[in-house]
Predicted 3D model of a 91-nucleotide RNA (c-di-GMP-I riboswitch aptamer) from Acetivibrio thermocellus. The RNAcentral record of the sequence draws on ENA, Rfam and Ribocentre. The prediction has a mean pLDDT of 82.
RNA sequence: UUUCGACAAAGGCAAACUCAAUGAAAAUUGAGGACGCAAAGCUCCAGGUCUUCGGUUUGGUAUUCCAAACCAUGACGGCUGAGUUACCGAA
Numbered sequence: 001u002u003u004c005g006a007c008a009a010a011g012g013c014a015a016a017c018u019c020a021a022u023g024a025a026a027a028u029u030g031a032g033g034a035c036g037c038a039a040a041g042c043u044c045c046a047g048g049u050c051u052u053c054g055g056u057u058u059g060g061u062a063u064u065c066c067a068a069a070c071c072a073u074g075a076c077g078g079c080u081g082a083g084u085u086a087c088c089g090a091a
Base pairs, nucleotide, nucleotide: 002091003090004089005088012037013036017032018031019030020029021028022027035078041084042083043082045081046080047079048076049075050074054071055070056069057068058067059066060065
């Protein structure tokens, strides 16, 4: 330096669920809690997924009311790919 990951050592992260806060929601944060994770560290760059405060369009006699459809600029890295950095050990 490259590849790999033992029922090794030292450590790390923390799903569901509960409580609290924030948010229109998706969800996030904190505390508890461990299903799992060898990048479950970091970056929404590509795809994918979730949501629709708001916006657009259409209809209802309609700038204001109601309904439907669509849209991310809001989210998800513990969905996949990509980029980047890294502990320990083995070959």